A computed fold for a 72-nucleotide RNA from a Patescibacteria group bacterium, annotated as transfer RNA. The coordinates come from a structure-prediction model, not an experiment, and the mean pLDDT is 80. RNAcentral holds the sequence, with entries from ENA. Taxonomically the source falls in Bacteria candidate phyla (Bacteria).
């Protein structure tokens, strides 16, 4: 300068265009002398940014940012 991927919760990572989810961490409750495991609940997302398509977009298209890989 050129191609390809990726970006969703503190982290890791899922969702076929129709109410955003798992495991891990946190918090709080119940169990214990206590911690730990277990067992119950709760918090936490304007799903990278902006624009388009659509009745309805995290999902499809575009453009930008960021990373990560190849070529040159």
């Nucleotide at each position: 300068g050129g191609g390809c991927a990726a970006u969703u919760a503190g982290c890791u990572c899922a969702a076929u265009g129709g109410c955003a989810g798992a495991g891990c961490g946190u918090c709080u409750c119940g169990u214990u002398u206590a911690c730990a495991c277990c067992g119950a609940g709760a918090a936490g997302g304007c799903c990278g940014c902006a624009g388009g398509u659509c009745c309805g977009a995290u999902u499809c298209c575009u453009g930008c940012a960021u990373u990560g890989c190849c070529c040159a």